The prediction has a mean pLDDT of 81. This is a predicted structure of a 71-nucleotide RNA (transfer RNA) from Camelus ferus.

RNA sequence: GGAGGUAUUGCUCAGUGUAGAGCAUGUGCUUAACACGCACAAGGUCCUGGGUUCAAUCCCCAGUAGCUCCA
Numbered sequence: 001g002g003a004g005g006u007a008u009u010g011c012u013c014a015g016u017g018u019a020g021a022g023c024a025u026g027u028g029c030u031u032a033a034c035a036c037g038c039a040c041a042a043g044g045u046c047c048u049g050g051g052u053u054c055a056a057u058c059c060c061c062a063g064u065a066g067c068u069c070c071a
Base pairs, nucleotide, nucleotide: 001070002069003068004067006065007064010023011022012021013020025041026040027039028038029037047063048062049061050060051059
C1' cells in the first nucleotide's frame, strides 16, 4: 500500500426492515439461615455521521477503532 471480517445491556452472543437469549445485578417466594430453584424487574444513542424508506441493528455511502491475510 491492497483485500476481507468484526463493533448489539456489566460479560458472552443471536437477530435478512417495527430489538432478543444465557450469565451476572436487584426484588419477591421458598429456608431457622445460606445455597439451589421459581417468578418478576431494571439495564440499549444497536461504533460515528449522512442517504433510501411509512418505518433501518439490518439496505447504500463515508469515517473511527481493532483483527486477519497478501505485498
The source organism's lineage runs through Eukaryota, Sarcopterygii, Dipnotetrapodomorpha, Theria and Camelus. It matches the Rfam family "tRNA". By type it is a transfer RNA.